[in-house]
RNA sequence: AGAGUUUGAUUAUGGCUCAGAACGAACGCUGGCGGCGUGCCUAACACAUGCAAGUCGAACGUAUCUCCGCUUCGGUGGGGAGAGUAAAGUGGCGCACGGGUGCGUAACGCGUGGAUAAUCUACCUUCGAAUCCGGGAUAACAUUGCGAAAGCGAUGCUAAUACCGGAUGAUAUUCGUUUCACCUCGGUGAGAUGAAUCAAAGACGGCCUUCUUGAAAGCCGUUGUUUGGAGAUGAGUCCGCGUACCAUUAGCUUGUUGGUGGGGUAACGGCCUACCAAGGCUACGAUGAUUAGCUGGUCUGAGAGGAUGAUCAGCCACACUGGAACUGACACACGGUCCAGACUCCUACGGGAGGCAGCAGUGAGGAAUUUUGCGCAAUGGGGGAAACCCUGACGCAGCAAUGCCGCGUGAGUGAUGAAGGCCCUUGGGUCGUAAAGCUCUGUCAAGUGGGAAGAACUGUUUAGGGUUAAUACCCUUCGAAUUUGACGGUACCACUGAAGGAAGCACCGGCUAACUCCGUGCCAGCAGCCGCGGUAAUACGGGGGGUGCAAGCGUUAUUCGGAAUUAUUGGGCGUAAAGAGCGCGUAGGCGGUCUUGUAGGUCAGAUGUGAAAGCCCGGGGCUCAACCCCGGAAGUGCAUUUGAAACCCCGAGACUUGAGUAUGGGAGAGGGAAGUGGAAUUCCAGGUGUAGAGGUGAAAUUCGUAGAUAUCUGGAGGAACACCGGUGGCGAAGGCGACUUCCUGGACCAAUACUGACGCUGAGGUGCGAAGGCGUGGGGAGCAAACAGGAUUAGAUACCCUGGUAGUCCACGCAGUAAACGAUGAUCACUAGGUGUUGCGGGUAUUGACCCCUGCAGUGCCGAAGUUAACGCAUUAAGCACCCCGCCUGGGGACUACGGCCGCAAGGCUAAAACUCAAAGGAAUUGACGGGGGUCCGCACAAGCGGUGGAGCAUGUGGUUUAAUUCGACGCAACGCGAAGAACCUUACCCGGCCUUGACAUCCCAAGAACUUCCUAGAAAUAGGAAGGUGCCCUUCGGGGAACUUGGUGACAGGUGCUGCAUGGCUGUCGUCAGCUCGUGUCGUGAGAUGUUGGGUUAAGUCCCGCAACGAGCGCAACCCUUGUCCUUAGUUGCCAUCAUUUAGUUGGGCACUCUAAGGAGACUGCCGGUGUCAAACCGGAGGAAGGUGGGGAUGACGUCAAGUCCUCAUGGCCCUUAUGUCCAGGGCUACACACGUGCUACAAUGGCCGGUACAAAGAGUCGCGAAGCCGCGAGGUGGAGCCAAUCUCAGAAAGCCGGUCUCAGUUCGGAUUGGAGUCUGCAACUCGACUCCAUGAAGUUGGAAUCGCUAGUAAUCGCGUAUCAGCGUGACGCGGUGAAUACGUUCCCGGGCCUUGUACACACCGCCCGUCACACCACGGGAGUCUGUUGUACCGGAAAACGGUGGGCUAACCCUUCGGGGAGGCAGCCGUUUAUGGUAUGGCCGGUAACUGGGGUGAAGUCGUAACAAGGUAAC
Repeated sequence: AGAGUUUGAUUAUGGCUCAGAACGAACGCUGGCGGCGUGCCUAACACAUGCAAGUCGAACGUAUCUCCGCUUCGGUGGGGAGAGUAAAGUGGCGCACGGGUGCGUAACGCGUGGAUAAUCUACCUUCGAAUCCGGGAUAACAUUGCGAAAGCGAUGCUAAUACCGGAUGAUAUUCGUUUCACCUCGGUGAGAUGAAUCAAAGACGGCCUUCUUGAAAGCCGUUGUUUGGAGAUGAGUCCGCGUACCAUUAGCUUGUUGGUGGGGUAACGGCCUACCAAGGCUACGAUGAUUAGCUGGUCUGAGAGGAUGAUCAGCCACACUGGAACUGACACACGGUCCAGACUCCUACGGGAGGCAGCAGUGAGGAAUUUUGCGCAAUGGGGGAAACCCUGACGCAGCAAUGCCGCGUGAGUGAUGAAGGCCCUUGGGUCGUAAAGCUCUGUCAAGUGGGAAGAACUGUUUAGGGUUAAUACCCUUCGAAUUUGACGGUACCACUGAAGGAAGCACCGGCUAACUCCGUGCCAGCAGCCGCGGUAAUACGGGGGGUGCAAGCGUUAUUCGGAAUUAUUGGGCGUAAAGAGCGCGUAGGCGGUCUUGUAGGUCAGAUGUGAAAGCCCGGGGCUCAACCCCGGAAGUGCAUUUGAAACCCCGAGACUUGAGUAUGGGAGAGGGAAGUGGAAUUCCAGGUGUAGAGGUGAAAUUCGUAGAUAUCUGGAGGAACACCGGUGGCGAAGGCGACUUCCUGGACCAAUACUGACGCUGAGGUGCGAAGGCGUGGGGAGCAAACAGGAUUAGAUACCCUGGUAGUCCACGCAGUAAACGAUGAUCACUAGGUGUUGCGGGUAUUGACCCCUGCAGUGCCGAAGUUAACGCAUUAAGCACCCCGCCUGGGGACUACGGCCGCAAGGCUAAAACUCAAAGGAAUUGACGGGGGUCCGCACAAGCGGUGGAGCAUGUGGUUUAAUUCGACGCAACGCGAAGAACCUUACCCGGCCUUGACAUCCCAAGAACUUCCUAGAAAUAGGAAGGUGCCCUUCGGGGAACUUGGUGACAGGUGCUGCAUGGCUGUCGUCAGCUCGUGUCGUGAGAUGUUGGGUUAAGUCCCGCAACGAGCGCAACCCUUGUCCUUAGUUGCCAUCAUUUAGUUGGGCACUCUAAGGAGACUGCCGGUGUCAAACCGGAGGAAGGUGGGGAUGACGUCAAGUCCUCAUGGCCCUUAUGUCCAGGGCUACACACGUGCUACAAUGGCCGGUACAAAGAGUCGCGAAGCCGCGAGGUGGAGCCAAUCUCAGAAAGCCGGUCUCAGUUCGGAUUGGAGUCUGCAACUCGACUCCAUGAAGUUGGAAUCGCUAGUAAUCGCGUAUCAGCGUGACGCGGUGAAUACGUUCCCGGGCCUUGUACACACCGCCCGUCACACCACGGGAGUCUGUUGUACCGGAAAACGGUGGGCUAACCCUUCGGGGAGGCAGCCGUUUAUGGUAUGGCCGGUAACUGGGGUGAAGUCGUAACAAGGUAAC
């Protein structure tokens, strides 16, 4: 720091996803040790059991023990112990700390900084003062009553540092007078003075004096108590600022806001109360709803930020739920009280008890979180004078890889690169120096032995000092001795033996480091995103190997980051999401020049604070580290204070350029109202006139003989204003178009004068606002939703036609939306130009109109810089900047639901979520496509000729059948195709019979030459048997070698088995179409473009010209073959003009000619004319056998179709191996209701038949062609000459020509079918050959829709030959004979090339894609209702408690008393106020559920249509 993913590719936009770090984590697999941390995030759910707050005898009584005295021996008085029990009680202090949790709380709760002149503070420190005299009770205890218990009561006794009265009393409190200082003007502080009021408690230790014990007095010390000042600490209260989300929460409030009096509090205050006033809060977000403890910090991040608030620390809140107070310095109190509620437990049913969100622990919940441990040794806390006691705070240990950190699982050497695994091209490679082996070391663990620090205290004691009258006592200091360790025999150290006990997890398609084999076969599965898997999966599962991390590794959840993807730093809004339809204007924000003042903002300095811990830096301690300790820095903040004065704010004064006003002009469909006009349509009346009109692609509905259409005249009525008219004008936008008048708004120009910043924008608000729509009332000619009819169509609720109502028009109201668009908010300043046009002005010129130069204001086009993703924009900015407003944040759901506001309604405005997808979208590029355009070509159409489609037959295919009818080929480009030839063979298929190293190849062993002939069984294969036969080469004569045959062993053979979608090769097709590309350069961010486009031309990307291109390659053409003319050479088997000769070029002769076959020539737009751009080229002509490629062939660019072929061949993989291989016999491929393709023969007279007669070319032939002759009606037989071929043979060419016959018929056409008889081939013609003869004589009389071939030696027609082949063709491939017609032309059909255009296509139109319906699933809305929760209002009722009142009952302290009692005070009880829970009624809000219902989303190959994308076939919206 980035990467993957939208596309065929590109760029930008934009979302999704990944790589990082973190964690109180959980889960899966695995697990050696140690140190330091951490450990219920869920049910503030319920809790068994134990512990977590006590202590003091130096406050007190009593009980106990002991000593002493006295004793009537019953006891009594005093002292001591209180070591054991404070078990119980009174009393003091503590229990408000410590510990837990995060329910509640959006708040002065927290943070930060202040205030308290509005306050309190036990214990502690310090400074003063004091501690006097009395009194009455009460618990414990004893006796006794009730109760199951918890507990409650009655009577009697007793003490205190418990309680009460009195005295004294100020520097305390209150009030009055007064002085000074300060001040926030309210008061505060210090001082003087007067009055009133308020206090106490003792305990312990020691010494001394008096007297007999014992007691009393005194002194000293410590401690306690009372009171006051100060401090410290802690707390209360108030204020500024900061502190989540929702406006689909917009209004809230009656103690509410303020005042006065009173009450209350430690203290201010509506905190409470009575009265008075009517205020207070709110768009800078009140009120309401939801969520949440806050902070230091923690995680992340470059930072700014974002998220978070476990452990540690500060604050707050809470303690089963709700309410309340008491005590107290502090509580409205976690282990206190009272009441109510829920729950649990005990019960004798009457009544009681309880509160783990303390530490352990249990259940439950949950993915999930520990021991019912040890100890007070340390630190800290409570009590105590102290010893000491208590302390689940704390210190430790245990459990958990839960995290961080450290260590180990060995080190060196070791190549035959062992064995084994895996892979393999079979050569080898790899695991791999890895192992083994050899040499070492000893961390950890194990065992044995030793063994810390953490301990300082306290107590006792020696000595010194202080206090004191005192060498007691007490306090204090130094020293010595002694004593105290849970952890723990732990850390640590030494020794012993021993490599021994100690490695896993994830991943390996890209992102992302790491590759192969096997299995599986869209299955099983994987997946964070893209995506893998349908028989060769680096993506699934396993093996081998590798990569990464490591006692851990992965996964999941969550947070930040990447994400500049909420943009302050740091984004955008023409077309990607995004400018409000347009004005006016409130709040707000921003604002011209100069002078001056202040100091709020701003800037600088200082001070205080910003707790500690943490982060960072330095140093130190554990062997290191984690961890811990010390010091520093930082903490961007807040407050106070001192300065500065440029800028902003504020105050004052001035200015004119922004803005405005006044004067004079001209322009304009600007607006409103009234009036007027002509053209046209329609209707009405009349005239003329007659059969149609109208309408369409074509028609029909419709109108018309009752007189239409047409035409003329007159009239009525409504609406709209041709020409002018123009990217002309006006208006803020919507919008505005005949003419005249009236009323009225704005802009512009010119020149001066005036005001003096009066300005810009504008949340809310308010007004205007096309068309359509709604209401009321008019009007209604034309047009025209709905509707009707006619057409079209498969349908046609459409497009087209004929009609036609709302509406369109007017008036008044509502509505408030548009692709309301320049898809571009408003104002202002700046930044090259060129050229139109509108309005006004200036200059020059003119008689004038023009023309020319120029200023301002509008409105267009082109274009520089700049900008933009590109397209484009460009002084009318989308450039460069300021300021203000609006808006956007992936697509769909959704311009939707719910709620609210508006509306008569239709509907509008505002506006989500669940769910779902990995894209959706912009611009541009290359293709492809278009029922887009231009242009060009082709037997493409047209013009012609002949066919197919109808018949019969042949042949191929489908289908069907079958044991099998082997397989392949399927639009063109499968179907007389593979097959140039299935009776057996072929043959791959079926049935049956055999063989298993095999029919065939190589290697090894053994035997034998090979081989030939015969017999038996059998359908044959095969099996059995017999006979003959001994070769070639070398030789050391033993033998060896080669070929062949037989037998055997295993490696292997074999497969027309599968996959042409694993392949090679070959082939078809577009297409013999003219195209397809590259290098360099240039342009573009890029894909790409240019070149290759353009103007001409060509059969051609053929050539020329032009051009940011210049060149080049594969194609085109040419080179090759053949044919057409001539020449040369050569004449046998060819030829014969001349000379002989013959039946015959037969023979002689000749090579002139034909011909043959070699080599040449010829044709190149070369020449002439014209056209053309001076070109290329075209047209015409000459010459020529041939003329513009002369005809034909071979030749097939880059590529397309996963085209065809694994059954030609080759080949990967898979499969079979006594069979899917091999051999044999028979059958099948030849079937037959039917359908299609390709052909043959016909339907006849341009013909059939009969007779005669003429002329080819190209081929083939020794396993052959086979002559003459003879036989047969014929197929053919016989025969065998000749020929390895210009010699011989096949071989008679046929149409044609001549003559005859038939005479339009199912025929003398046609020949199928069938019967009979034969021929030939072959081992064999039954299934299943061809041919011949005789007989038979079917359909068929020119073929529907549709469709094919052909442009000249072509079509048509006629015959001939060849390959394959024993035989067999109407097929295929060739050959020649005869030999036409037509082409105006490119509108249309089909195919193709180039340019251009549109595109939502790229598997590329056989594309893409929309909606209903049907089915399944999912989430959501509505819904008669119903059920929770929460909150409000009204009323009823009202516990405990506090306060107030009352208090006739009860009552120790004080006062009075006549001693009876009375008074003061208090208590119970009762009443009232406040009020929790509760009840009744009625609302609001959130949520659950619901028959039914609505749309939405997603699904495989469903149904119906075809709306959109091309002019998408009616342009779209």
This is a predicted structure of a 1517-nucleotide RNA (small-subunit ribosomal RNA) from an uncultured prokaryote. Its Rfam family is "Bacterial small subunit ribosomal RNA".